[in-house]
RNA sequence: UAAUUAUGAAGGCAAACUUAUCGAAAGCUAAGGACGCAAAACCAUGGGUCUAAGGACAUAUCUUGUCUAUGAUUGCCAGGCUGCUAGA
Numbered sequence: 001u002a003a004u005u006a007u008g009a010a011g012g013c014a015a016a017c018u019u020a021u022c023g024a025a026a027g028c029u030a031a032g033g034a035c036g037c038a039a040a041a042c043c044a045u046g047g048g049u050c051u052a053a054g055g056a057c058a059u060a061u062c063u064u065g066u067c068u069a070u071g072a073u074u075g076c077c078a079g080g081c082u083g084c085u086a087g088a
Stems, first nucleotide, its partner, number of pairs: 005086001012037002017032004022027001035075001042080002045078003048073003054068005
């Protein structure tokens, strides 16, 4: 220096839930709050999952349904990339 990661130290992030905001929704953001996490830092590249505004089709009696991400999820999995401390 690189890889791995028992055990520590210094720390870090923040699930559910509540309130507020944005959004068609999924969901994001902020405050409180901690379920947990050795990358629970970042990237939507591949797969999975969620939503369906818009679009398409069908139906009908004033409607409803089906399909579809360009939307979302990195705390779903994989991959890429970056970082801290120490023992073996």